Predicted 3D model of a 60-nucleotide RNA (Fluoride riboswitch aptamer (crcB RNA motif)) from a bacterium. The sequence was found by an Rfam model in a public genome assembly.

[in-house]
């Protein structure tokens, strides 16, 4: 310096917050998609639920 192992913490999982589940990562996890490279699209979730923000139609 590097590698494997336990333990504790702590992070991440395309735009915001909180909860509960899952995964994954210890300096990694992680950094959407189409493209003629001009540019364009979809999305606040891994999923579930809620708050907020947008965006659509409806009603008052």
């Nucleotide at each position: 310096c590097g590698g494997u192992c336990a333990a504790a913490c702590g992070g991440c999982a395309g735009u915001g917050g909180a909860g509960u589940c899952u995964g994954c990562c210890g300096a990694a996890a992680c950094c959407g998609c189409u493209u003629a490279c001009a540019a364009g699209c979809c999305a606040a979730u891994g999923a579930c639920u809620c708050c907020u923000a947008c965006c659509a139609u409806u009603u008052u």